Predicted 3D model of a 73-nucleotide RNA (transfer RNA) from a Saprospiraceae bacterium. The RNAcentral record of the sequence draws on ENA.

[in-house]
This record gives sequence, C1' cells and structure tokens, in this order.
RNA sequence: GUAAAGGUAACUCAACCGGCAGAGUACCGGUCUUUUAAACCGGGAGUUGUGGGUUCAAAUCCCUCCCUUUACA
Repeated sequence: GUAAAGGUAACUCAACCGGCAGAGUACCGGUCUUUUAAACCGGGAGUUGUGGGUUCAAAUCCCUCCCUUUACA
C1' cells in the first nucleotide's frame, strides 16, 4: 500500500429483516457471618469510535475520517 473483520457500561460480549440499549464480571449498598470470602437481594454506570446523510424512527442502512486485529504485498 491492498483486502477482510471489528469499535456498544470499567472489562468480556449480546441486541433478529431499522421500532423500549441489555447480560455476565467488576463497583456501591443491604441481608447472612465473630470477621473476610461465598451465597442471596437491590442499585448506579452508555454521545453505541468521529462527523455527516437517508428515515416518522438508526447501534443497525449509506458516505467521510480515526483506531485495533488478521491476511497479502
């Protein structure tokens, strides 16, 4: 340089053919326990990489750019 895949919560990842953004871990609080851990209950946490476009409606479709990985050169 070319091509492909990917970017969503602190982390790992879902989200069907465009129609309410979720789970687990972690974190915070509570119950239990002599205490911690474990278990159970509850809670907070998001500009869906950036900027535009289409649409009544975009994480999802289109375009630009940025970043990561892989393959080829």
Record summary:
Rfam family: tRNA. Its mean pLDDT, the model's own confidence on a scale to 100, is 80.